Predicted 3D model of a 71-nucleotide RNA (transfer RNA) from a Deltaproteobacteria bacterium.
Its Rfam family is "tRNA". The family's RNA type in Rfam is transfer RNA. Rfam links the family to the GO term triplet codon-amino acid adaptor activity.
The sequence is in RNAcentral, with records from ENA.
[in-house]
């Protein structure tokens, strides 16, 4: 410069174009003599910016950022 991949709650990791989900963590409760162990709840995310469609995390076009790779 070119070509591919990739970008989701704090941290991981799902989602066939149809209600974003689950684990860890956090908050508050309840069991306990304590409790860090159990049990219950609660709260938090789709890189941006447009297009396409009844409807987009998902498909298209730009762009930022991070890996591989080739010159």
């Nucleotide at each position: 410069u070119c070509g591919g991949g990739g970008a989701u709650c704090g941290u991981c990791u799902a989602a066939u174009g149809g209600u974003a989900g689950g684990a860890c963590a956090g908050g508050a409760g309840c069991c306990u003599u304590u409790g860090g162990a159990g049990c219950u709840u609660c709260g938090a995310a789709u890189c941006a910016a447009g297009g396409u469609u009844c409807g987009a995390a998902u498909c298209c076009u730009u762009g930022u950022c991070c890996c591989c790779g080739a010159a």